[in-house]
């Protein structure tokens, strides 16, 4: 360099066109308890970056970055 796959909360994923993006842990606040852990409860917190299509894009198509993989050359 050529091809393919992924990129969504701190971590792990889920959603494959349609009202406020969802789930587990982790955070915080509160209930239970002498404390603590356990468990109930609540609360914040995200869709890599631009662009096109669409009434409507996390999703579809193109560039671009990043990261995995598989392959060329090299030697």
């Nucleotide at each position: 360099g050529g091809c393919g796959c992924u990129g969504u909360a701190g971590a792990a994923c889920a959603g494959g066109g349609g009202u406020u993006a969802g789930u587990u842990c982790a955070g915080c606040g509160g209930g239970c308890u002498c404390u603590c852990a356990a468990u109930c409860c609540g609360c914040a917190a995200a869709c890599c970056g631009g662009g096109g299509u669409u009434c409507g894009a996390g999703u579809c198509c193109c560039c671009g970055c990043a990261g995995c993989g598989c392959u060329a050359c090299c030697a």